């Protein structure tokens, strides 16, 4: 120069094209407790970017970023 593979709350996973985008740790807030801790109850928190198909795109094209791997 060529190919393949990946990219969702702070982190790590889920999600037959049809959600209110889910669930664990964390974070906050309660409950208990003389304090904590651990337990329980809740809250907050995300689809890389920009086009495009489609009645509907996190999901399918295209492009561009980023990372990882093979050829050269």
């Nucleotide at each position: 120069g060529g190919g393949g593979c990946c990219a969702u709350c702070g982190u790590u996973c889920a999600a037959c094209g049809g959600c209110u985008a889910g669930g664990a740790c964390a974070g906050c807030g309660g409950u208990c407790u003389c304090c904590a801790a651990a337990a329980c109850c809740g809250c907050c928190a995300a689809u890389c970017g920009a086009g495009g198909u489609u009645c509907g795109a996190a999901u399918c094209c295209u492009c561009g970023u980023g990372g990882c791997c093979c050829c050269g």
RNAcentral holds the sequence, with entries from ENA. The RNA shown here (transfer RNA) has 72 nucleotides and comes from a Minisyncoccia bacterium. Rfam family: tRNA. Gene Ontology term of the family: triplet codon-amino acid adaptor activity. The family's RNA type in Rfam is transfer RNA. NCBI's taxonomy places the organism under Bacteria, Bacillati, Minisyncoccota, Minisyncoccia. Model confidence (mean pLDDT): 83 of 100.